The prediction has a mean pLDDT of 77. Predicted 3D model of a 142-nucleotide RNA (FMN riboswitch aptamer (RFN element)) from a Pseudomonadota bacterium. Its Rfam family is "FMN riboswitch aptamer (RFN element)". Its family is annotated with FMN binding in the Gene Ontology. From the family's description: The RFN element is a highly conserved domain that is found frequently in the 5'-untranslated regions of prokaryotic mRNAs that encode for flavin mononucleotide (FMN) biosynthesis and transport proteins. The model forms 100% of the base pairs in the Rfam consensus. The source organism's lineage runs through Bacteria, Pseudomonadati and Pseudomonadota.

[in-house]
RNA sequence: GGGCGCCUUCAGGGCAGGGUGAGAAUCCCGACCGGCGGUAACGGCGGCAACGUCGAAGCCCGCGAGCGGCGCCAGACGGCGCGACAGCAGAUCCGGUGUGAGUCCGGAGCCGACGGUACAGUCCGGAUGGAAGAAGGCCGGG
Repeated sequence: GGGCGCCUUCAGGGCAGGGUGAGAAUCCCGACCGGCGGUAACGGCGGCAACGUCGAAGCCCGCGAGCGGCGCCAGACGGCGCGACAGCAGAUCCGGUGUGAGUCCGGAGCCGACGGUACAGUCCGGAUGGAAGAAGGCCGGG
């Protein structure tokens, strides 16, 4: 000093209170939650400064699980695998400041796989699973 490298560990939060009802954390009022990478006019720290570094977006760009799809096995139920994939895969405006705001400040909104069940982002289940990724270690001896 490697790179399609190997290994290890880690990697998600949330319905209080009330209404209706035989029954609802599923409906209604209301409450609560916000994975990972990127970006950054904000903030911390260092610096005289230039600048460096760390943190900072649910709804800006992407990613992930899930559904679908595809392949294999199977009589079927289903199981295993792929991620190359036509697809589902959510949601933001207004005002302010400013040269500039999609990220700052203020306000008002909005969104959330599949199966189960009184219709579920929050319960139960697949899941003691998988994974975006994060951190660390290793890459011989003479």